[in-house]
Order: sequence, then structure tokens, then C1' cells
RNA sequence: UCUUCGGGGCGGGGUGAAAUUCCCCACCGGCAGUAUAGUCUGCGAGCGCAAGCUGACGCGGUGAGAUUCCGCGACCGACGGUAUAGUCCGGAUGGAAGAAGA
Repeated sequence: UCUUCGGGGCGGGGUGAAAUUCCCCACCGGCAGUAUAGUCUGCGAGCGCAAGCUGACGCGGUGAGAUUCCGCGACCGACGGUAUAGUCCGGAUGGAAGAAGA
């Protein structure tokens, strides 16, 4: 310098004129670091004219070492659209942390 890759998830029931949006049960988890991480640290994404802003975890166990493993119980999830959306549609056949190869 070039090439390729680079985000998952609504199934069942209820109410209703209408809901994958409400209620009950369910399901999902980008990249790097570190004892294996959605909830630690940093980054990307998102928002903003810019400066900048930006979600969520406890207890117990094992161990030299784990908020990362195991057990139990919790919690979080941009914007626009639509009956109120982490899971549908849209910006996006986009962008990107980064990974691999030449």
C1' cells in the first nucleotide's frame, strides 16, 4: 500500500379494533486487554456545529491468580417509524473498533 472478513436475538400465551412495541414466559451479546468478560479497563458504534457526552453485578465456590470459570440470583441495551420495540422496518448494498492474508 492492496485484498478479504468484520453484530446476535420474538418462539408460545394474554388483552385489544390494532401490539414480534403493552402484560406473563422466552431469546441475544461487536473489538482489544486481563485466568475465558454484554455489566472490569480501554475502544468502536450512538448523540452533539464543536468542546464534549454516553447503559448495566452482587453473593458463594475453586484457584497462586477470575466482578472473566462454576453455582445462584439480578441488571443493561442509540436514533427515526409504527399501539409504547435490545429482538420488526429504516438510515445501512453505509460506517467502524479490529482480525486475517498478500
This is a predicted structure of a 102-nucleotide RNA (FMN riboswitch aptamer (RFN element)) from a bovine gut metagenome. The coordinates come from a structure-prediction model, not an experiment, and the mean pLDDT is 87. Its Rfam family is "FMN riboswitch aptamer (RFN element)". A reference for the family is Vitreschak et al. (2002), "Regulation of riboflavin biosynthesis and transport genes in bacteria by transcriptional and translational attenuation", Nucleic Acids Res. From the family's description: The RFN element is a highly conserved domain that is found frequently in the 5'-untranslated regions of prokaryotic mRNAs that encode for flavin mononucleotide (FMN) biosynthesis and transport proteins. The sequence is in RNAcentral, with records from MGnify. Of the family's consensus pairs, 100% are formed in the model.